[in-house]
A computed fold for a 372-nucleotide RNA from a Gammaproteobacteria bacterium, annotated as Bacterial RNase P class A. The sequence was found by an Rfam model in a public genome assembly. Model confidence (mean pLDDT): 75 of 100.
RNA sequence: UAAGUCAGCCAGACAAUCGCGGUGCAUGCAAAUGUUUCGAGGAAAGUCCGGGCUCGCUGGGCAAAGGCGCCAGGUAACGCCUGGGCGAUGUGAAUCGACGGAAAGUGCAACAGAAAGAUACCGCCAUAGAAUUUUUUUUAUGGUAAGGGUGAAAUGGUGCGGUAAGAGCGCACCGCGCUUCUGGUAACAGAAGUGGCACGGCAAACCCCGCCUCGAGCAAGACCAAAUAGGAACUGUAGUAACUUCGAGUUACGACGCGCGCCCUCGCGCAGUUCGGGUAGGUUGCUAGAACUUAUGAGUGAUCAUAAGUCCAGAGGAAUGAUUGUCACAGCGCAAGCUGUACAGAACCCGGCUUACCGGCUGACUUAUUUC
Numbered sequence: 001u002a003a004g005u006c007a008g009c010c011a012g013a014c015a016a017u018c019g020c021g022g023u024g025c026a027u028g029c030a031a032a033u034g035u036u037u038c039g040a041g042g043a044a045a046g047u048c049c050g051g052g053c054u055c056g057c058u059g060g061g062c063a064a065a066g067g068c069g070c071c072a073g074g075u076a077a078c079g080c081c082u083g084g085g086c087g088a089u090g091u092g093a094a095u096c097g098a099c100g101g102a103a104a105g106u107g108c109a110a111c112a113g114a115a116a117g118a119u120a121c122c123g124c125c126a127u128a129g130a131a132u133u134u135u136u137u138u139u140a141u142g143g144u145a146a147g148g149g150u151g152a153a154a155u156g157g158u159g160c161g162g163u164a165a166g167a168g169c170g171c172a173c174c175g176c177g178c179u180u181c182u183g184g185u186a187a188c189a190g191a192a193g194u195g196g197c198a199c200g201g202c203a204a205a206c207c208c209c210g211c212c213u214c215g216a217g218c219a220a221g222a223c224c225a226a227a228u229a230g231g232a233a234c235u236g237u238a239g240u241a242a243c244u245u246c247g248a249g250u251u252a253c254g255a256c257g258c259g260c261g262c263c264c265u266c267g268c269g270c271a272g273u274u275c276g277g278g279u280a281g282g283u284u285g286c287u288a289g290a291a292c293u294u295a296u297g298a299g300u301g302a303u304c305a306u307a308a309g310u311c312c313a314g315a316g317g318a319a320u321g322a323u324u325g326u327c328a329c330a331g332c333g334c335a336a337g338c339u340g341u342a343c344a345g346a347a348c349c350c351g352g353c354u355u356a357c358c359g360g361c362u363g364a365c366u367u368a369u370u371u372c
């Protein structure tokens, strides 16, 4: 100097004029007026995860369905984050991982190939023949899986010895299984010994194993007001005993019905179906939070603790804007000046992940080239 990797910050600023919504204060019967102050993001997006909260009466258990899947931590929790292990990609900084089990069972691998989990197409060897002048060709039987071919993959790999020719047949090294030791919380890594050891791959196939999960959702729910038809039809369900002051009520036991898929507990005595009619207005939920900022300490880190400080939209058919000027950044231009500033708008709230994005700034690290 160039090219990259990772992390962090910004995402225009100021002033004036006009306009809009909320809080506080003042005036006002009220409507409203005046004044003060605040007012859309790093992703508000996707609706993909996890929760807070609300309801289903309460609580417990089970089934179904679904999710996760190396180890250790973080967190309210997670499929998230941090660190480590193993594996893959990259020269590297780094990035990614659907990362438990194939000796419980089932299943899949087209075509090619002799054969896809145990085979002989070509080939090699031995024996016995036949033909042929030799060479050579061919038949039968037996052995073989080292060589060749097919394929994504061919029944551990390389080398040496051995053999009629071969083969873990034997040996060395690698690989794999088992045992022990060392380091580590662990995943795992290393070392030593031992065994010729083999019917492999796929579970992002069904499945098995371990752990986790009740369902629905702010259009959840709560309250107020008003209106209609206190509408019509059908099906099913409650017994016994005792006590008390007739009526009737209370208590106990059991059966039946209803209440989340089932069971128990518990609660209610009426439960359910069809047709028809009315209302859909207002208030609330609705923003002080697992909140934010700064400092110190602990920790490799995610994060945690302590202290101090701050209040940063709450609309309700949907506000947060428009104009002018100056400045900032980028591009063009000698200059004057001109052009441009992305992706994109809260709707109960919070923690994540993923996706989109014009540009600018900062730090650390890697590679290449050059110079000293």
Base pairs, nucleotide, nucleotide: 001368002367003366004365005364006363007362008361009360010359012327013326014325015324016323017322018321020039021038022037024035025034026033027032041343045354046353048352049351050350051349052348053217054216055215056214059264060263061262062261065213066212067211068210069209070084071083072082073081074080085099086097087096088095089094100208101207105206106205107202108201121148122147123144124143125142126141127140128139129138130137131136156174157173158172159171160170161169175197176195177194178193179192180191181190182189183188221284222283223282224281231275232274233273234272235271236270239253240252241251242250243249244248256269257268258267259266291310292309293308294307295306296305297304298303328341329340330339331338332337